Predicted 3D model of a 347-nucleotide RNA (Bacterial RNase P class A) from a Thermoleophilia bacterium. Model confidence (mean pLDDT): 78 of 100. Its Rfam family is "Bacterial RNase P class A". The family's RNA type in Rfam is ribozyme. The organism belongs to Thermoleophilia, within Bacteria. The model forms 94% of the base pairs in the Rfam consensus. A source record names the gene rnpB.
RNA sequence: UGAGCCGGCCGGGUGGCCGCGGCGUCGCUUCGACGGCGUCGAGGAAGGUCGGGGCUCCGCAGGGCAGGGUGCUGGCUAACGGCCAGUCGGGGCGACCCGCAGGAAAGUGCCACAGAAAACAGACCGCCGAUGGCGGGCGAGAGCCCGCACAGGUAAGGGUGAAACGGUGCGGUAAGAGCGCACCAGCGGCCGGGGCGACCCGGCCGGCUCGGUAAACCCCACCCGGAGCAAGGUCAAGCGUGGGAGGGCCGGCCCGGCCAGUCUCCCCAGGUAGACCGCACAGAUGGAUGGCCACCCCGGAACCGCAAGGCUCCGGACAGAACCCCGCCUACAGGCCGACUCACCGU
Numbered sequence: 001u002g003a004g005c006c007g008g009c010c011g012g013g014u015g016g017c018c019g020c021g022g023c024g025u026c027g028c029u030u031c032g033a034c035g036g037c038g039u040c041g042a043g044g045a046a047g048g049u050c051g052g053g054g055c056u057c058c059g060c061a062g063g064g065c066a067g068g069g070u071g072c073u074g075g076c077u078a079a080c081g082g083c084c085a086g087u088c089g090g091g092g093c094g095a096c097c098c099g100c101a102g103g104a105a106a107g108u109g110c111c112a113c114a115g116a117a118a119a120c121a122g123a124c125c126g127c128c129g130a131u132g133g134c135g136g137g138c139g140a141g142a143g144c145c146c147g148c149a150c151a152g153g154u155a156a157g158g159g160u161g162a163a164a165c166g167g168u169g170c171g172g173u174a175a176g177a178g179c180g181c182a183c184c185a186g187c188g189g190c191c192g193g194g195g196c197g198a199c200c201c202g203g204c205c206g207g208c209u210c211g212g213u214a215a216a217c218c219c220c221a222c223c224c225g226g227a228g229c230a231a232g233g234u235c236a237a238g239c240g241u242g243g244g245a246g247g248g249c250c251g252g253c254c255c256g257g258c259c260a261g262u263c264u265c266c267c268c269a270g271g272u273a274g275a276c277c278g279c280a281c282a283g284a285u286g287g288a289u290g291g292c293c294a295c296c297c298c299g300g301a302a303c304c305g306c307a308a309g310g311c312u313c314c315g316g317a318c319a320g321a322a323c324c325c326c327g328c329c330u331a332c333a334g335g336c337c338g339a340c341u342c343a344c345c346g347u
Base pairs, nucleotide, nucleotide: 001343002342003341004340006338007337008336009335010334012296013295014294015293016292017291018290020041021040022039023038024037025036026035027034043318047329048328050327051326052325053324054323055228056227057226058225067224068223069222070221071220072086073085074084075083076082087101088099089098090097091096102219103218107217108216109213110212111211124158125157126154127153128152131151132150133148134147135146136145137144138143166184167183168182169181170180171179185209186208187206188205189204190203191202192201193200194199232277233276234275235274238272241269242268243267244266245264246263247259248258249257250256297316298315299314300313301312303310304309
């Protein structure tokens, strides 16, 4: 210098004029309001409403089943599917990035096409001719030799596939094969060491060689009641509803009973409209937080100037609280700071 990687931060400033909402105060008032002054008034995501919690109401003895969620380890947290640190796997020369990362040797299912065969394997081409068979030759005979590839043996090589039942080499064999051996890889068991742990390092033994899929059923461990501020609570008209009182009868009165069910001055009750609380050092039951101008700042372009610079024009994002909080995810013009990596050049 160029390319890259990670983390953090800002996301226009000042002044003037006009305007909006809450609260306080003063003035005025026809009591509806209006005006003056003071003060406060969006974000890093206020967004999506995805996870969790507070709060509220309903439900709930305890346990189980069903259903749903989470899923390497340790820690943080009120909690989480979040964060931090690590382990393992994958990618990158590297800084670093990515991972819905328990169990497939509990059981069941599935594995398209191609292919002979897709999971206690199988044999299309091929290889073989040990054993049996058939044909031929030789031989006195036992038998030997040659051929065929019918039975059969085999899985080295070819071919199919995302995947074919370890790899390389030597031995072995009729041909072959962990069939035997050496090394390597994997798996399992035992032992030693390190780590809280996931796990890592090392040694020995066993030919054990076992496919994939659990965002298929399932198994294991842990967690989970429902609805949401239009939650919910307080006060409470008018009309209507329900109850009471007043009416008639039982001779009068009291109690009690029956009838009428009409009207009304009245009393009571629940509910509705409405108001308030919930509700906040922004805060509304239709949603205020804005606009214009000037100067400055940042970016781009044209022109002028040798240059410093000048001048003109254009642009400055995403978006906007509605009960609150912690996270995640998504959107975003432009800019700042810091750590680190690689390449090249110079000293």